[in-house]
Molecule: small-subunit ribosomal RNA
Organism: metagenome
RNA sequence: AGAGUUUGAUCCUGGCUCAGAACGAACGCUGGCGGCGCGUUUUAAGCAUGCAAGUCGAUCGGCAGCUGGGUAACUUCGGUUACCUGUAGGCGAGAGGCGAACGGGUGAGUAACGCGUAGAUAAUCUGCCCUCAAGUUUGGGAUAACAUCUGGAAACAGGUGCUAAUACCGGAUGUGGUGCUUCGGCACUAAAGUGGUGACACGCUUGGGGAUGAGUCUGCGUCCAAUUAGCUAGUUGGUAGGGUAAGAGCCUACCAAGGCGACGAUUGGUAGCCGGCCUGAGAGGGUGAACGGCCACAUUGGGACUGAGAUACGGCCCAGACUCCUACGGGAGGCAGCAGCUAAGAAUCUUCCGCAAUGGACGAAAGUCUGACGGAGCGACGCCGCGUGAAUGAUGAAGGCCCUAUCGGGUUGUAAAAUUCUUUUCUACAGGAAGAAAACCUACUUGUGUAGGCCUGACGGUACUGUAGGAAUAAGCCCCGGCUAAUUACGUGCCAGCAGCCGCGGUAAUACGUAAGGGGCUAGCGUUGUUCGGAAUUAUUGGGCGUAAAGGGUGCGUAGGCGGAUUACUAAGUGGGAUGUGAAAAUUCUGGGCUCAACCCAGAACCUGCGUUCCAAACUGGUAGUCUUGAGUAUAGGAGAGGAAUUCGGAAUUCCUGGUGUAGGGGUGAAAUCUAUAGAUAUCAGGAAGAACACCGAAGGCGAAGGCAGAAUUCUGGCCUAUUACUGACGCUGAGGCACGAAAGCUAGGGGAGCGAACGGGAUUAGAUACCCCGGUAGUCCUAGCCGUAAACGUUGUAUACUAGGUGUAUGAGGCAUUCAGACUUCAUGUGCCGAAGCUAACGCGAUAAGUAUACCGCCUGGGGAGUAUGCGCGCAAGCGUGAAACUCAAAGGAAUUGACGGGGGCCCGCACAAGCGGUGGAGCAUGUGGUUUAAUUCGAAAAUACGCGAAGAACCUUACCUAGGUUUGACAUGGACUGGACAGAUGGCGAAAGUCAUUUUCCCUACGGGGCUGGUUCACAGGUGCUGCAUGGCUGUCGUCAGCUCGUGUCGUGAGAUGUUGGGUUAAGUCCCGCAACGAGCGCAACCCUCAUGUUUUGUUACCAUCAUUAAGUUGGGUACUCGGAACAAACUGCCGAUGGAAAAUCGGAGGAAGGUGGGGAUGACGUCAAGUCCUCAUGGCCUUUAUAUCUAGGGCUACACACGUGCUACAAUGAGUGAUACAGAGUGUUGCUAAACCGCGAGGUCACGCUAAUCACAAAAAAUCAUCCUCAGUACAGAUUGGAGUCUGAAACUCGACUCCAUGAAGUCGGAAUCGCUAGUAAUCGCAGAUCAUGCUGCGGUGAAUACGUUCCCGGGCCUUGUACACACCGCCCGUCACACCACCCGAGUUGGUUCUACCCGAAGUCGCUGAUUUAACCGCAAGGAAAUAGGCGCCGAAGGUAGGGCUGAUAAGGGGGGUGAAGUCGUAACAAGGUA
Repeated sequence: AGAGUUUGAUCCUGGCUCAGAACGAACGCUGGCGGCGCGUUUUAAGCAUGCAAGUCGAUCGGCAGCUGGGUAACUUCGGUUACCUGUAGGCGAGAGGCGAACGGGUGAGUAACGCGUAGAUAAUCUGCCCUCAAGUUUGGGAUAACAUCUGGAAACAGGUGCUAAUACCGGAUGUGGUGCUUCGGCACUAAAGUGGUGACACGCUUGGGGAUGAGUCUGCGUCCAAUUAGCUAGUUGGUAGGGUAAGAGCCUACCAAGGCGACGAUUGGUAGCCGGCCUGAGAGGGUGAACGGCCACAUUGGGACUGAGAUACGGCCCAGACUCCUACGGGAGGCAGCAGCUAAGAAUCUUCCGCAAUGGACGAAAGUCUGACGGAGCGACGCCGCGUGAAUGAUGAAGGCCCUAUCGGGUUGUAAAAUUCUUUUCUACAGGAAGAAAACCUACUUGUGUAGGCCUGACGGUACUGUAGGAAUAAGCCCCGGCUAAUUACGUGCCAGCAGCCGCGGUAAUACGUAAGGGGCUAGCGUUGUUCGGAAUUAUUGGGCGUAAAGGGUGCGUAGGCGGAUUACUAAGUGGGAUGUGAAAAUUCUGGGCUCAACCCAGAACCUGCGUUCCAAACUGGUAGUCUUGAGUAUAGGAGAGGAAUUCGGAAUUCCUGGUGUAGGGGUGAAAUCUAUAGAUAUCAGGAAGAACACCGAAGGCGAAGGCAGAAUUCUGGCCUAUUACUGACGCUGAGGCACGAAAGCUAGGGGAGCGAACGGGAUUAGAUACCCCGGUAGUCCUAGCCGUAAACGUUGUAUACUAGGUGUAUGAGGCAUUCAGACUUCAUGUGCCGAAGCUAACGCGAUAAGUAUACCGCCUGGGGAGUAUGCGCGCAAGCGUGAAACUCAAAGGAAUUGACGGGGGCCCGCACAAGCGGUGGAGCAUGUGGUUUAAUUCGAAAAUACGCGAAGAACCUUACCUAGGUUUGACAUGGACUGGACAGAUGGCGAAAGUCAUUUUCCCUACGGGGCUGGUUCACAGGUGCUGCAUGGCUGUCGUCAGCUCGUGUCGUGAGAUGUUGGGUUAAGUCCCGCAACGAGCGCAACCCUCAUGUUUUGUUACCAUCAUUAAGUUGGGUACUCGGAACAAACUGCCGAUGGAAAAUCGGAGGAAGGUGGGGAUGACGUCAAGUCCUCAUGGCCUUUAUAUCUAGGGCUACACACGUGCUACAAUGAGUGAUACAGAGUGUUGCUAAACCGCGAGGUCACGCUAAUCACAAAAAAUCAUCCUCAGUACAGAUUGGAGUCUGAAACUCGACUCCAUGAAGUCGGAAUCGCUAGUAAUCGCAGAUCAUGCUGCGGUGAAUACGUUCCCGGGCCUUGUACACACCGCCCGUCACACCACCCGAGUUGGUUCUACCCGAAGUCGCUGAUUUAACCGCAAGGAAAUAGGCGCCGAAGGUAGGGCUGAUAAGGGGGGUGAAGUCGUAACAAGGUA
């Protein structure tokens, strides 16, 4: 510090996810030791048991128990019992004092002066402690305990009697204090003693001061919600009184009507606050366990008492809930103290030891008490440290795993074993701490104090140390597709499973499971949860708003924010210094102590804050003054569909009346509805009505926006220019607020020509609730009012300043020159276009900014759910404004790129259409396919690109299929071991054959070991036309013989990419030329190759024959001229001429030429596409099979047949059929062959047999054509299917199932519906020939030999450019909504039921306060009566819980209703994306 994920790829926006750190954690697997920490986060739920606050006899009366003393009795002679004694040690219970308000726990409540920080207290209190001053005198009456009586189950209560004090009360004194004051003074107001021989000590009383602690008040800070906007009657203030330690509506009476709030009152929700802790670079964010400070609480609610202090955790009273006891009358209790229990929960410990240390209460002290605390125990819960050994050790052991055809190799791995060594740890034994010196005692000292001595250890026989023993006691967890370090094998087969995100798994899974190996961490490792980080993804630091989410529809303007120049003062902000505080601990740094570390200690820094004070005065603010440039006013002009009202106008439309006139009109893609002989449409004249204003008119003008258009008049707003004058910052923005605000819609009243939702009809259509047509109501128009929204858009808030230019246009003004016109020039304001810098993700913006800055406002934070639900406000309604969540997805999106596509555009090509010729589709037959059938009808091929295809030959074979019969190292290959010998052949038996059995014949080399060859047995293995063409190679089809496909360097672009390859011409062509940020190159095109067409040279046999001779015949001699064959060469290149064109490429025409513009044909097939085809040509991975899916054999099948399709043949006839005569090819093939001639047969063919291994011989007859003849338009003298008979040939075999021949038979068919195919010249059409046993197929060959092409509108395919795109599996794409089904969360809901809160009223406990007090009473007064004072009781105010009634808020639940989301293959349509077929 980043990474993954939207796309075919790119850049951006944007969310999701990961890597880090942390934890009071939990869960899974595992677990050796020690140190230091931490340990109910849930239920402030309930609690058995024990303990957690007592102490003082030096305050008191006392004496229950113990001890001491005394007496008596008994005695086991130790003592025991009884009685007396409070004098002694002491002490239960009690009185009294101090403490119990500390310490310990918890976080329910609390959004508050609760907390933090800084202050105030002249508005206060403070026990114990320190210090100072003064005092401590004199009397009195009671009461617990105790005794006794009574009540009660108990708890406990009551009566009578006795008694003490440092308990209580009176008097005196009055330093002092308090109050009053005429400042002279007056009034009031205390006390306790105890210990000690004593000195004295400790107390007590009053007051001053201090310290400590506490109370109260104030400034500032302190969570979320506005779907909480108004709250408040003691409320705000005053006066008087009361009250408190103390100010105060703290309380009461009266008076006034205030107080708080958009700087967020009130209400609701949540929460103890802080130092700190976690994270982060920081700013921040989260958090408030442990430790420390503060607060609050103690079963829930209320209340006071005591006290220095409480409204009191282990006190009291009352009420409620709960638990327990009970004799049913009544009582008792409060673990959020330490342990512990139950429940809850994912989850959190011992009913331990000790007061030895530290601290606390009491005490003069000894000491007692102390679950505070010190320790131990449990828990890997966390942090830190240590160990599980070290060195040597290669036959790189065995075993495992992987690779390999075999041999073998790799890895685990120096790892192990083995040898040597060590002993932290462990076990045993031995030694053994520090933490502890005070208090106390003694001595000295006036005292403070000094010196000496003595006691005390829970932890613990622990830490630690020593000796001995022995590698001995000690390793796991997660991961290995990318992110992210680390890979292979097997199993599984969209199953089982994994997964943080992307995503893996459908037979070769580095992603599942296991193994081996590897990586990471390590007594732990992973997972889950939570927080921060990464996330600049709430942006102060540090983001945005034209199109990604986001500018309010527009203006005016309030609060607020911000604000021109200059002078002086001020000092609030601001800056600097000093000072107080910011507790300690923590963090950081530096040192130190535990063997190190964690941990602990010390010092420093830090604590970024707040207060006080001094200084400064630049900037901001404030005060006072001045200025003119911002803003405004006046004056003179100017333009304008700016607004409101009134009046007027013409054209058009429709309707009405009349005339002319006659059959249609209208409408559409085509029609129909409609209209018209009752006279339409058309045309002329007249009239009526309403609405809108042609031309001018524009990129034009005006307005804040919406918007504004005939003309005139009236009223009126704003803007611009110029000159001077004036005011003097008067300004900008603007939350709320107010106003305006298209269309549609609403209310009332008018109006209504045209147009026209709804609606009706006609069409279209599968349907057509649409698009088209004919009608047509609201509405559109006016007046008055409402609505308040729009793609209200420049998708761009307002204002100001600055920053190159060019060019239009509107309005005004100036300069120059003019008689005028002005093609001249400058400025301002508005409105357009292009463009520099700059900005931007790009597109683009660019002085009218989206540039550079400032001020203010509004708005955004992933997609969907949703602008929905609900609440509230507005509205007559429609609806508008404000505006969520659950749930769900990993994307949604912007711009640009390359393709592909379009019922987008342009250019171009092709037998693509058109123009022609001939076919197919109808018939019969042949052949292939589908289907059906079958034991089997083997398999493959499937639009184009399967279907006379694989198959250039299915009777057997082929053959892969079926049935039946056999074989099992095999029909075929190689090797090892053992064993035998030739094998083969012949004959015979069985058998359908294969095969099997028997008989017989029978080998070579040798160095004699054996080898070759071969049979048998056995082990390895063979074999497979079995599967996967979606694991593959190779080959092939198709687009397409289409003109394309790319690269290097350079340049442009952030990039994907572009450029080149586009453009202008041209071509069959990315062919060539020109231009150009491109320059070159490659694969394709073309050419090179073959063939045909011309010629030359050469060579002439088997070819040829002009001349000579010869023959039946180029038959022979001869010849090589010609033909022809072979070879080599020439020739054609737009080379020449003209025209066009750009001095180009090229095109057109012409000449010459055998051939002319690639001369014809062939071979040749770029990058790629279709997971195209082929595992059955071959090769091959994996899988499967191995007495069978291998192999052999016989027979059958592949040839089936209601039917459908493709491809062909033959025809339907006279341009013909038959018969006769007669002529002319090319290319092939032939020894297992072609076969002449001759003879036989009607013929297929047969017999015999010449020649030929081929320019020699043969197949071989070419046919159409031509000549002649016959038939004369008919199912025929056409056509030939089918069938019967007889034959020939091949073959082992012709039934299933061959071809051919002859005779006879003589079917359909008379030119073929929709549709559809081929062909542009030696082509179509037509004719035959050849290649192989059977051919209508295939592949070749020649003969005869046309017609047409205006042209590119349309159909199909293709190329290039461009455009749109929501497509990229690429239109056979994508995708929307209803319905049906399942699941999920939510909303409404008659209601039901909780919680919380408010208002009114009722009841009213305890208790303070007040009144009363006839009851009762020791202290004081009084001789007494009585008084004073107090008090029981009564009454009153307030008052918790409770009740009644009615509201608010919120939760749970509910018949039913509603939409939403999600879900491989449901239904209906096709709305959107292309002009998406109606933008």